This is a predicted structure of an 82-nucleotide RNA (c-di-GMP-I riboswitch aptamer) from a Bacillota bacterium. Of the family's consensus pairs, 95% are formed in the model. The source organism's lineage runs through Bacteria, Bacillati and Bacillota. Its Rfam family is "c-di-GMP-I riboswitch aptamer". Rfam links the family to the GO term cyclic-di-GMP binding. Rfam's curators write: GEMM was predicted in a large-scale screen for bacterial structured RNA regulatory elements.
[in-house]
RNA sequence: CCCCGAUAAUGGCACACCCGUCGCGAGGCGGGGUCGCAAAGCCGCGGGCCUGAACGGUUGUUCAGGCAGCCGGGUUACCAAA
Numbered sequence: 001c002c003c004c005g006a007u008a009a010u011g012g013c014a015c016a017c018c019c020g021u022c023g024c025g026a027g028g029c030g031g032g033g034u035c036g037c038a039a040a041g042c043c044g045c046g047g048g049c050c051u052g053a054a055c056g057g058u059u060g061u062u063c064a065g066g067c068a069g070c071c072g073g074g075u076u077a078c079c080a081a082a
Stems, first nucleotide, its partner, number of pairs: 005079001012037002017032006035069001041075003045072003048067008
């Protein structure tokens, strides 16, 4: 230094739910909350799931969106024992 990674340290994030707000919607943002998380930081690149519209008519296709806390990939980063 790289990989791996803990009942270690310092800090971090924040599911469900509630309130406010934006959106047709999936869902976003802010506050509370704290199930969990070693990338639960960032990027829609591949797959997947979800929403809206159009087309099709048997389980679909196309377009426009959403999810990074579904998996993979890319990229950056704190600590550090075995």